Model confidence (mean pLDDT): 79 of 100.
Predicted 3D model of a 171-nucleotide RNA (Lysine riboswitch aptamer) from a Clostridiaceae bacterium.
It was read from a public genome assembly, where an Rfam model found it.
The model forms 96% of the base pairs in the Rfam consensus.
């Protein structure tokens, strides 16, 4: 000088992603809880189930009283661009035991560019909302072809891509 192979800073993508508080609704006229019926050894509660244990006269019916989490919607904020979710595998936790589901922490480049519909499971009170399966659209990103310009096809993943810095290794 050129090319490779790292590292460092700083950035894009857009109904961008997560958290947090405020508020709204919705859960629900249910749960409870108080009257009166009633019922008779239990049919109730302790997240499901199976066994235990502890509580307690349940379940139902009328009438009266009457909530909350969680999850959603609006709005400010804050951290941000594997932002975040998901899977696995540990532990902890919901009376104890297994299993299952729930909440919470750690670890894991196993999956997912990144949004929106539509399908399958799943979880929730729900036809929300969220995860996930498959699929289609839109989008950005890099490579390849076509092409005079628009651009269009097909294909790759974020361990990517753009821009800059120093000049750390090979050649």
């Nucleotide at each position: 000088u050129g090319a490779g192979u790292a590292g460092a800073u700083a950035g894009a993508g857009g109904c961008g992603c997560a958290u947090u508080u405020u508020u709204c609704a919705u859960a629900a006229g249910u749960a409870g809880c108080u009257u009166a019926g009633g019922g008779a050894a239990a049919g109730g509660g302790c997240a499901a189930a199976c066994g235990g244990g502890c509580c307690g006269u349940c379940a139902c019916u009328a009438a009266g009283u009457a909530a909350a989490a969680g999850g959603g919607g609006a709005a400010a904020a804050u951290g941000c661009c594997g932002a975040a979710g998901g899977g696995g595998c540990a532990g902890a936790u919901g009376c104890c035991g297994u299993u299952u589901c729930g909440u919470c922490u750690g670890c894991u480049g196993c999956c997912u560019g990144g949004u929106u519909g539509a399908c399958u499971g799943g979880u929730a009170a729900a036809u929300a909302a969220c995860c996930u399966u498959u699929c289609a659209a839109c989008u950005g990103u890099c490579g390849c072809u076509u092409a005079u310009c628009c651009a269009a096809g097909c294909g790759g993943a974020g361990a990517g891509c753009u821009a800059u810095c120093g000049g750390a290794c090979u050649u």